A computed fold for a 495-nucleotide part of an RNA from Fistularia commersonii, annotated as small-subunit ribosomal RNA, 5' domain. Its Rfam family is "Eukaryotic small subunit ribosomal RNA". Rfam links the family to the GO terms ribosome and structural constituent of ribosome. The coordinates come from a structure-prediction model, not an experiment, and the mean pLDDT is 81. Taxonomically the source falls in Fistularia (Eukaryota, Actinopteri, Acanthomorphata, Syngnathiaria). The full RNA is in RNAcentral, with records from SILVA.
Context: one part of a larger RNA
RNA sequence: UAUGCUUGUCUCAAAGAUUAAGCCAUGCAAGUCUAAGUACACACGGCUGGUACAGUGAAACUGCGACUGGCUCAUUAAAUCAGUUAUGGUUCCUUUGACCGCUCCUCACGUUACUUGGACAACUGUGGCAAUUCUAGAGCUAAUACAUGCCGACGAGCGCUGACCCUCCGUGGUGGCGACGUCUCAUUCGAAUGUCUGCCCUAUCAACUUUCGAUGGUACUUUGUGUGCCUACCAUGGUGACCACGGGUAACGGGGAAUCAGGGUUCGAUUCCGGAGAGGGAGCCUGAGAAACGGCUACCACAUCCAAGGAAGGCAGCAGGCGCGCAAAUUACCCACUCCCGACGCGGGGAGGUAGUGACGAAAAAUAACAAUACAGGACUCUUUCGAGGCCCUGUAAUUGGAAUGAGUACACUUUAAAUCCUUUGGCGAGGAACCAUUGGAGGGCAAGUCUGGUGCCAGCAGCCGCGGUAAUUCCAGCUCCAAUAGCGUAUCUU
Numbered sequence: 001u002a003u004g005c006u007u008g009u010c011u012c013a014a015a016g017a018u019u020a021a022g023c024c025a026u027g028c029a030a031g032u033c034u035a036a037g038u039a040c041a042c043a044c045g046g047c048u049g050g051u052a053c054a055g056u057g058a059a060a061c062u063g064c065g066a067c068u069g070g071c072u073c074a075u076u077a078a079a080u081c082a083g084u085u086a087u088g089g090u091u092c093c094u095u096u097g098a099c100c101g102c103u104c105c106u107c108a109c110g111u112u113a114c115u116u117g118g119a120c121a122a123c124u125g126u127g128g129c130a131a132u133u134c135u136a137g138a139g140c141u142a143a144u145a146c147a148u149g150c151c152g153a154c155g156a157g158c159g160c161u162g163a164c165c166c167u168c169c170g171u172g173g174u175g176g177c178g179a180c181g182u183c184u185c186a187u188u189c190g191a192a193u194g195u196c197u198g199c200c201c202u203a204u205c206a207a208c209u210u211u212c213g214a215u216g217g218u219a220c221u222u223u224g225u226g227u228g229c230c231u232a233c234c235a236u237g238g239u240g241a242c243c244a245c246g247g248g249u250a251a252c253g254g255g256g257a258a259u260c261a262g263g264g265u266u267c268g269a270u271u272c273c274g275g276a277g278a279g280g281g282a283g284c285c286u287g288a289g290a291a292a293c294g295g296c297u298a299c300c301a302c303a304u305c306c307a308a309g310g311a312a313g314g315c316a317g318c319a320g321g322c323g324c325g326c327a328a329a330u331u332a333c334c335c336a337c338u339c340c341c342g343a344c345g346c347g348g349g350g351a352g353g354u355a356g357u358g359a360c361g362a363a364a365a366a367u368a369a370c371a372a373u374a375c376a377g378g379a380c381u382c383u384u385u386c387g388a389g390g391c392c393c394u395g396u397a398a399u400u401g402g403a404a405u406g407a408g409u410a411c412a413c414u415u416u417a418a419a420u421c422c423u424u425u426g427g428c429g430a431g432g433a434a435c436c437a438u439u440g441g442a443g444g445g446c447a448a449g450u451c452u453g454g455u456g457c458c459a460g461c462a463g464c465c466g467c468g469g470u471a472a473u474u475c476c477a478g479c480u481c482c483a484a485u486a487g488c489g490u491a492u493c494u495u
Base pairs, nucleotide, nucleotide: 001491002490003489004488005487009364011362012361015357016324022322023321024320026319027318028317031064032063037061038060043056044055062343071277072276073275081198082197083196085194086193087192090191091190096186097185098184116147117146123139124138126136127135128134200248201247202246207239208238209237214236215235216234217233218232219231252274253273254272256267257266258265259264279300280299282297283296284295302313304311305310330355332354333353334352338351339349340348341347370401371400373397374396375395376394377393378392380389381388382387408428409427412424438484439483440482441481442480443465444464449479451478452477453476454475460467461466
């Protein structure tokens, strides 16, 4: 680990790894909005006198996330991984701190700067197809979407122009709390590459690698950077009995687990860390980050719908089904807890939590206790003995007695997101016929029968030795006894 018999309470609790990384019907598992990007849905709805706009707000555009999480262990043997160091050889959405009139304007012709341009959705309406999260044509309309682009200070130069005073004008001026965005440098979260050392079996694997890069040099390409990473030109190197190279593994690595005097041996699919993978290979888009699969594109293998023209697919996510097998649970409830994501105090989350199944396994622990009486026995006291005693015990009883209690049932509170369970608590709830404890054994090893009936080398038992042929201590039964006990037996792996 599986299985057989048995099973009252209570607390934890593993669970389709082993065989098929085999195949999957259905449903869900990633979405998201604040005072603060965009509201002209009468979809609601308030106040009025005028009317850009009260407010709530579906849909949609925009922004961010979807690269986390969850699952599995097929591959993989100096690979992964562990410890150790390095980046003075790199990238970094976000967070935090700095920086932020710093980019170039140089003019007219070709004049917006108190702010410019043209679209596309949602919406309206006309449609196509058997069909899909398919979409076409037409008509509107927004921006922190997509574009275009300025004002302005100081200084210098050029041009024009009397200065001065008054009046008018003015992106009015100044300060505080913010939101979003942005260049550069740090920081944070990391990531990515390297350094050193370390791994199971195998010689019925002794030589391996190399112009199809093997080892090194110079230069270029590529990359976020270093490097034969790649290309060109040179050199001829590099590894090996200290086991290279090859093969096997019912091999993901480690933290760890079992057994243990010390030393070891075996296991580690599995909740934490790291890696790899999403039917098999390959390629790619987007993005800070993916060679992403609950993204796309082909091919191969499967396989679904079809009106036969076409269209859609990927449970090693959670449930559930088939198959495989010795071998493994509910198509449940919830975001209340812990946390994560988002524009967010508000939404979402089969991450996660809660119940259900659950003798994987672990902890606690009922199935009776007491007294009287009767009987048996033992000490003690009194006794010369016989015997007697209770202000001593111990057991055995088809006797008797009242007390105690939970299992169960069931109001209520509590528990909880809502319940359940536990814990509280009012009722009901124990006399042998119950509310009845099993599983294996009784020759030895090895605790416990030379009791009774049956069988007669048969049937059977027996891990091993052995038992059974007519008095069976061993079979089948009855009685009695022994061991462990809500558990015990059997098979198997390992020590």